[in-house]
Model confidence (mean pLDDT): 83 of 100. c-di-GMP-I-GGC riboswitch aptamer from a Clostridia bacterium, 91 nucleotides, folded computationally.
RNA sequence: AUGUAAAAAGGCAAACCUUCUGAAAGGAAGGGACGCAAAGCUAUGGGUCUAAGGUCCUCAUUUAAGGAUUAUGAUUGCCAGGCUGCCAUUA
Numbered sequence: 001a002u003g004u005a006a007a008a009a010g011g012c013a014a015a016c017c018u019u020c021u022g023a024a025a026g027g028a029a030g031g032g033a034c035g036c037a038a039a040g041c042u043a044u045g046g047g048u049c050u051a052a053g054g055u056c057c058u059c060a061u062u063u064a065a066g067g068a069u070u071a072u073g074a075u076u077g078c079c080a081g082g083c084u085g086c087c088a089u090u091a
Base pairs, nucleotide, nucleotide: 001089002088003087011036012035016031017030018029019028020027021026034077040083041082042081044080045079046078047075048074049073053070054069055068056067057066058065
């Protein structure tokens, strides 16, 4: 630097269930395996999800309620970028 073809040693862990946490999306731990050559790390770009808080509207004037919009929240097992890595081959 290249490859995941054949391996070898291994690694990770979807859905679902239980507990905890969060306004939610989601996250953490345990169980569990759909899959993954980076399904390792990073929220940097795009996409997507949520809306506590803010703003606007409707309604109400007893408590209230409903809708729209918005990320500073989230998602790396959505796509890409950056960094790092086992084995094999070549220099």
Lineage of the source: Bacteria > Bacillati > Bacillota > Clostridia. It was read from a public genome assembly, where an Rfam model found it. It matches the Rfam family "c-di-GMP-I-GGC riboswitch aptamer". Gene Ontology term of the family: cyclic-di-GMP binding.